[in-house]
Context: one part of a larger RNA
RNA sequence: GCCGGCGAGUUACUUCUGUGUAGCGUUAGGUUAAGCCGUGAGGCGUAGCCGUAGCGAAAGCGAGUCUUAAAAGGGCGUCUAGUUACACGGAGUAGACCCGAAACCCGUGCGAUCUACUCAUGGACAGGUUGAAACCAGGGUAACACCUGGCGGAGGACCGAACCGGUGAAAGUUUAAAAUUUCUCGGAUGAGCUGUGAGUAGGAGUGAAAGGCUAAACAAGCCGGGUGAUAGCUGGUUCUCCUCGAAAUAUAUUUAGGUAUAGCCUCGGACAAUAUAUCUAACGGGGGUAGAGCACUGAUUGGACUAGGGGACCUACCAGUCUACCAAAUCCAGAUAGUCUCCGAAUACCGUUAGAGUCAGAAUCCGGGAGUCAGUGGGCGGGUGAUAAGGUCCGUUCGCGAGAGGGAAAGAUCCCAGACCGUCAGCUAAGGUCCCAAAAUCAAUGCUAAGUGGCAAACGUUGUGGGAGAGCUAAGCCAACUAGGAGGUUGGCUUAGAAGCAGCCAUCCUUUAAAGAAAGCGUAACAGCUCACUAGUCAAGCUUUCCUGCGCGGAAAAUUUAACGGGGCUAAGCAUUGUACCGAAGCUACGGGUUUAACAGGUCUUCGGACCUGAGGAGCGGUAGAGGAGCGUUGUCUGUGCAUUGAAGCGUGACCGUAAGGACGCGUGGAGUUCAGACAAGUGAGUAUGCCGGU
Numbered sequence: 001g002c003c004g005g006c007g008a009g010u011u012a013c014u015u016c017u018g019u020g021u022a023g024c025g026u027u028a029g030g031u032u033a034a035g036c037c038g039u040g041a042g043g044c045g046u047a048g049c050c051g052u053a054g055c056g057a058a059a060g061c062g063a064g065u066c067u068u069a070a071a072a073g074g075g076c077g078u079c080u081a082g083u084u085a086c087a088c089g090g091a092g093u094a095g096a097c098c099c100g101a102a103a104c105c106c107g108u109g110c111g112a113u114c115u116a117c118u119c120a121u122g123g124a125c126a127g128g129u130u131g132a133a134a135c136c137a138g139g140g141u142a143a144c145a146c147c148u149g150g151c152g153g154a155g156g157a158c159c160g161a162a163c164c165g166g167u168g169a170a171a172g173u174u175u176a177a178a179a180u181u182u183c184u185c186g187g188a189u190g191a192g193c194u195g196u197g198a199g200u201a202g203g204a205g206u207g208a209a210a211g212g213c214u215a216a217a218c219a220a221g222c223c224g225g226g227u228g229a230u231a232g233c234u235g236g237u238u239c240u241c242c243u244c245g246a247a248a249u250a251u252a253u254u255u256a257g258g259u260a261u262a263g264c265c266u267c268g269g270a271c272a273a274u275a276u277a278u279c280u281a282a283c284g285g286g287g288g289u290a291g292a293g294c295a296c297u298g299a300u301u302g303g304a305c306u307a308g309g310g311g312a313c314c315u316a317c318c319a320g321u322c323u324a325c326c327a328a329a330u331c332c333a334g335a336u337a338g339u340c341u342c343c344g345a346a347u348a349c350c351g352u353u354a355g356a357g358u359c360a361g362a363a364u365c366c367g368g369g370a371g372u373c374a375g376u377g378g379g380c381g382g383g384u385g386a387u388a389a390g391g392u393c394c395g396u397u398c399g400c401g402a403g404a405g406g407g408a409a410a411g412a413u414c415c416c417a418g419a420c421c422g423u424c425a426g427c428u429a430a431g432g433u434c435c436c437a438a439a440a441u442c443a444a445u446g447c448u449a450a451g452u453g454g455c456a457a458a459c460g461u462u463g464u465g466g467g468a469g470a471g472c473u474a475a476g477c478c479a480a481c482u483a484g485g486a487g488g489u490u491g492g493c494u495u496a497g498a499a500g501c502a503g504c505c506a507u508c509c510u511u512u513a514a515a516g517a518a519a520g521c522g523u524a525a526c527a528g529c530u531c532a533c534u535a536g537u538c539a540a541g542c543u544u545u546c547c548u549g550c551g552c553g554g555a556a557a558a559u560u561u562a563a564c565g566g567g568g569c570u571a572a573g574c575a576u577u578g579u580a581c582c583g584a585a586g587c588u589a590c591g592g593g594u595u596u597a598a599c600a601g602g603u604c605u606u607c608g609g610a611c612c613u614g615a616g617g618a619g620c621g622g623u624a625g626a627g628g629a630g631c632g633u634u635g636u637c638u639g640u641g642c643a644u645u646g647a648a649g650c651g652u653g654a655c656c657g658u659a660a661g662g663a664c665g666c667g668u669g670g671a672g673u674u675c676a677g678a679c680a681a682g683u684g685a686g687u688a689u690g691c692c693g694g695u
Base pairs, nucleotide, nucleotide: 001695002694003693004692005691006690011094012093013092015091016090017089018088019087020086021085022084023083024082029050030049031048035044036043037042054061055060064076065075066074067073097236098235100233104226105225106224107223109222110221116200117199118198119197120196121195122194123193125190127159128158129157130155135150136149137148138147139146163187164186165185168183169182170181171180202218204214205213206212239630240629241628242627243626244625249262250261251260252259253258263372264371265369266368267367268366269365270364278356279355280354281353282352283351284350285349291343292341293340297337298336301333302332303331304330306327308326309325310323311322312321313320375400376399377398378397379396380395381394382393383392384391405416406415407414420592421591422590423589425588426587427586431582432581433580434567435566436565440579442578443577444576445575446574447573453569459553460552461551463550464549465548466547467546468545469544470543471542472541480537481536482535483534484533486510487509488508491505492504493503516531519530520529521528593620594619595618596617599614600613601612602611603610604609631684633681634680635679636678637677638676639675641673642672649668650667651666652665653664655662656661
C1' cells in the first nucleotide's frame, strides 16, 4: 500500500426558547412533586409552578401607574388564553461531534548496574633516553665561594607498547554498529588509568562550567495520579432523492486566520389589494462630477507701464542722470489646479402620474434555523505606484467562487450560452467551412510578394497601389553621348612660393553659342582631370511636394524546428460586399419525471382542514447552508408466515424500482428466520500520517 473489522452531534436537567401533535380549557383555568395505597392496571397526594394586572428603584397605588409642585404632555400598561405531556429544531450547564499537544500540579512513589563528583579498599603502567640535588675525590680560597671528575637517580621530564583518549581524513549513513571501522594522531609516574563496595536525586543532585550529566531524547528524569487538562489551531465526521440557495461587507473587539450585532440565504406565520417589487414613458426635484472657464483663491509665460531695490555716472550735502539687471501694483496677450469656480452636462438618485406586471421563488412585517467576516479576474471611473506589476486601495457592473456545454490549439475569470431525464430528429449563437476535422478549394472587386499574414518602438525607406498640387516639355524637357569650357591675368596683398582652388581684399572688363578673378580632385608652385555654363546627336514625357492603403529594415539566447495547433497555403493572406452550409447540454419537435399561495372534479372530516385525480401555465446548474420525503441495519412488542422436501449467511445470474435499495432462480450452507404495523437506537465508512488483524 491493499483487504476485512472497529471508528465521530450522544446522554442528563422540576433549565430556557420555538415548532408540531395530543389532553383539558377559552363562561379562567392547566398541572401535580416528593410520598402513600395497590400483584398490576391504576388511584390518592393541591405543597408548589405557569396563567388570570399592571406601573414604579421603592414605600406604594391599581385599569391604571410612573414622571412632576402640577401635568394640558410623555413612558409602560388596560380592551382575554392558557396550561400539561410527548416528539423534534436551537440555547445553557456538564468532556458535550471525534482524535491530537508543548505544558502545569501532586506523591515519606522508582531510579547513581549508564553517567557526574566523593569515600573506602585493591590492581596495572614492555622497553629505551635524559641525568637535578645531595655525597666522594682532586684543584682552588685567609675561610667561603668557585672549577673538574666520579657517584647518584630527581622530574604534572623525553621517545614509545599495554592502558586511557578521540586530531585529521576516508568509509559507513533501510550501517557489521541507534556513534562504528581503517589509516593517522594526543597522554602514557600522573590534576594519570582502572576493579570491587559505598554515598549524594528531581527545582533536587553532581558539574576543572558544555545548561553538561542524573539508565540510547534533561532549560527540570521516569512511573502513577489530577485527566476525557486546555487547544479562537490542524485533520476527520459514514445511506438516498426533491425544493430554494448565500457570503468573503459594515460596526465593535488585547481585535485582525476568532467572535458579536446588522447585511445577504432558508423555513413558518401575517399582510390579499384599483395593491406592492420591478420595467417603460411623461412630468417635477436637488446637485456641482465630466467638460469648460479664469469672475474669486493659488500657481504661471511674454510684453507694456512703473513704485522699490541692485549696478554705473555724478556729488561737500541735498539733489540728479543712465540702465540688454531683479521686480510689487496696473494693463495687454497666452496658459494652469484634487484641496479654484462666472458656468455646467450625460448618467445616477428621490417623488408623482399612466401603462405593463399577479400559480412574480415579488415587496413589507413578526418568529425558528443557518452559513458568511482570507475572496478573485474582466470592463468602466479614480487614489497610490513609474498613467510599472498576475501590485495595492476604493466606487460601479459582469463573471468565477458555487457553472457544466460550444469557441479561444491547450486554459477558473475572455466570447457564446445557464445542463430535470431520454431520442441514430430539426434550427441557430460565438466561431468556422483545403487536409488533420463537421461545413464553400463559393461568388464579386481590389491590395500584398514580405510566408507579410503567423510578436515589438523611435527612426529610416527612389518597395508598391490610390489621391491632391507645383514646375519643365516637339521653340525638343530629363538622362546619356560628341564638342567647347576662352582672353586681360600668374587680379591685388601676403608669402620661400600662392598662377581660379593655404589665407586676406576686391570680384571687374573683353571675345563669345557659352565659359565663375572659379563648385570639387590635384601640384612644392605650375601643370593636369572634372563642374557650372553652351552647342550638337537622340527623342517623349520628365522633375518635385503633400495626404493615404499594404509592405521592407530596425529584430541577438540558451536540449529541438518552437512567435500559423500541425500539414501545408501566394491564397487556404488582407480589405469591402454577397449567398449557402457547419456548429452547443441554447431554441424547436416527440415521450417521460418532478415542484408550485391559481382552476375543475372526487373521498374523508373533529367543518379548521386533510388526501386523491385531471387539463393547462410557470419552473427544476449549484458549494456553505435552510427546508421536505424516503431507503437500509440491530433490538423490543403485537400480528403473520416460512423452514432438514433445507432457515440465516456466502457465491452467482441477461429481473424490478427515479435513488438509497428490493425480488426470484441455481449452487453452497446446515438451523433458524421472513413480512406488516408500532416503538427504541452502540443505525450506514474511503480518506482522521486513524485503531486492530491479515497480506
Predicted 3D model of a 695-nucleotide part of an RNA (large-subunit ribosomal RNA, domain II) from a Bdellovibrionota bacterium. Its Rfam family is "Bacterial large subunit ribosomal RNA". Gene Ontology terms of the family: ribosome and structural constituent of ribosome. RNAcentral holds the full RNA, with entries from ENA.